[in-house]
This is a predicted structure of a 352-nucleotide part of an RNA (small-subunit ribosomal RNA, central domain) from an uncultured prokaryote.
Model confidence (mean pLDDT): 82 of 100.
Its Rfam family is "Bacterial small subunit ribosomal RNA".
RNAcentral holds the full RNA, with entries from ENA.

Context: one part of a larger RNA
């Protein structure tokens, strides 16, 4: 623990499916649990409170009232809620017809360009830097040759404040399998829906663990050379874990749009992506319309402000996470997870 809040001051869970549970479209009957209103009946007394009286006032005593918001009964009302019961189509969905995508997965293929091995040419340099060494090179380096061979990762140009995707993320080209959204149809169905926990199940960059593989290029940690007062660096030459693949794990990140989901409603202009439509001088552009994204914007309108503004931070409604002064601390301790790393919960003393 009420109240206020959570783009940037503390605060939105990385991200999804879904339990419980909360909430929930329109008609119309029906019930009367919840709501409502009256009656009984029961809240003991004392004390509070209001009157009234008694000790010389007062405390204190004593009569009387009011309360005692509850509870149980019982007679009515029926808007709303809620049970139940016939429909309803507008909200889900499903079906059919289309077009778009780096959406996922798995196998297969190309070509540039790097290294490295051959050979052929060929001869003293080449690398490298602010300048230099270290370092390769007469055991022929570097440089060339439409020379020839090997490898292992990335995919130049299109590439676009372009696309897909729940987030993480996702790019050569082809095949398979596969998930999603979008657009007409007005065809089926009939509220099946939104939400989601201190429960439950997945998914999650990079780094980092295990076992096997693979190493071309880069490249923590390393060693060398150089700067410098030093130089456990910035630079330069090496180069090892990793980086790639298969399995299995860790589950964190400024997981950011620092803005949780879902509906509705509230001026526009103007670009760009995927559909449909209308009439044209149908090559084209023109207007209408549904998603989708973005940007200068911008009307109310919110905001400390900055700004946001139909992709709201705007006007509401629901449901869910979270916040509560700074440090101490996302740490101790303990539990749960995990091979380790750590990773989730999450305090106080104290002290400003």
């Nucleotide at each position: 623990u009420u109240g206020g809040g959570c783009g940037u001051a503390a605060a939105g869970g990385g991200c999804g499916c879904g339990u419980a549970g909360g909430c929930g479209g329109u008609c119309u009957g029906u019930u009367u649990a919840g709501u409502u209103a009256g009656g009984c009946g029961u809240g003991a007394a004392a004390g509070c409170c209001c009157u009234g009286g008694g000790c010389u006032c007062a405390a204190c005593c004593c009569g009387g009232g009011a309360a005692u918001u509850g509870c149980g009964u019982u007679u009515g009302a029926u808007a709303c809620u809620g049970g139940u019961g016939c429909g309803c189509u507008u909200g889900a969905a499903u079906c059919c017809a289309g077009g778009a995508g780096a959406g996922g997965u798995u196998g297969g293929u190309g070509g540039a360009a790097u290294u490295c091995c051959c050979a052929g040419u060929g001869u003293a340099g080449a690398g490298g830097u602010g300048a230099a060494a270290u370092u390769c090179g007469u055991a022929g380096a570097g440089a060339u040759u439409g020379g020839g061979g090997a490898a292992g990762a990335a995919c130049a140009c299109c590439g676009g404040u372009g696309g897909c995707g729940a987030a993480c993320g996702c790019g050569g080209c082809c095949a398979a399998c596969u998930g999603g959204a979008c657009u007409g149809g007005u065809a089926u169905c009939g509220a099946c829906g939104c939400u989601g926990a201190g429960g439950g199940c997945g998914c999650g960059a990079a780094a980092g663990c295990g076992u096997g593989g693979g190493g071309a290029g880069c490249a923590a940690g390393c060693a060398g050379g150089a700067u410098u007062a030093g130089a456990u660096a910035c630079c330069c030459u090496g180069g090892u874990a990793g980086u790639c693949c298969a399995c299995g794990c860790c589950g964190u990140a400024a997981a950011c749009g620092a803005u949780g989901a879902g509906u509705g409603c509230u001026a526009g202009a103007u670009g760009u992506c995927g559909g449909g439509g209308u009439g044209c001088u149908a090559a084209g552009a023109a207007c209408c319309u549904c998603g989708g994204u973005g940007g200068g914007c911008g009307a109310a309108g919110c905001u400390a402000a900055c700004g946001c503004g139909u992709u709201a931070a705007g006007c509401a409604c629901c449901c869910c996470g979270c916040c509560u002064g700074g440090g101490g601390a996302g740490u101790a301790c303990g539990g749960u997870c995990g091979c380790a790393a750590g990773a989730u919960u999450a305090a106080a003393a104290c002290u400003c």